[in-house]
């Protein structure tokens, strides 16, 4: 330099061919239970999906550029 993949909650990951309120587990907070703790159970909060544009009635999803990480080729 060329090419491919990944980036979504504090962490690990979903979201099927674009469809309307982006979910789960762990972690966190509160509560029930217990003499206390742990465990178990219930509830709550937490995201503008790496960034910027574009297409579309509608984008996590498609296109372009860019940033970060990784693989392969030279």
């Nucleotide at each position: 330099g060329g090419u491919c993949c990944c980036g979504u909650a504090g962490c690990u990951c979903a979201a099927c061919c674009g469809g309307a309120u982006a979910g789960a587990g762990c972690a966190a907070g509160c509560g029930u239970u217990u003499c206390c703790u742990a465990a178990a159970c219930g509830c709550u909060a937490g995201g503008c999906u790496g960034g910027a544009g574009g297409u579309u009635c509608g984008a996590u999803u498609c296109c372009u550029c860019u940033c970060g990480g990784g693989g392969c080729c030279a």